[in-house]
RNA sequence: GCCCUUAUAGCUCAAGAGGUAGAGCGUUGGUCUUGUAAACCAAAGGUCGGUAGUUCAAUCCUGCCUGGAGGCA
Numbered sequence: 001g002c003c004c005u006u007a008u009a010g011c012u013c014a015a016g017a018g019g020u021a022g023a024g025c026g027u028u029g030g031u032c033u034u035g036u037a038a039a040c041c042a043a044a045g046g047u048c049g050g051u052a053g054u055u056c057a058a059u060c061c062u063g064c065c066u067g068g069a070g071g072c073a
Base pairs, nucleotide, nucleotide: 001072002071003070005068006067007066010025011024012023013022019056027043028042029041030040031039049065050064051063052062053061
C1' cells in the first nucleotide's frame, strides 16, 4: 500500500432482506428480612463510531475517515 472483517446501553451481545432499538449481567428504587445476601417487582440508561450520499423514511444500502482483529505484498 491492497484485501477481508468488526464498531449497537457501564460490560458481553441480539435485532433473517430499510419503517422512530432489545436481552443477560451491572446500577438505582421497592417488597421480603432483626440486618445483609438471595429471590421477586419496577425504573433509569443508547444522536446504533464519525461524516457525506441514495430514499418519503437508514442501526440496516453506498462512498470516505477513525479505532479493533486478520490476510497478502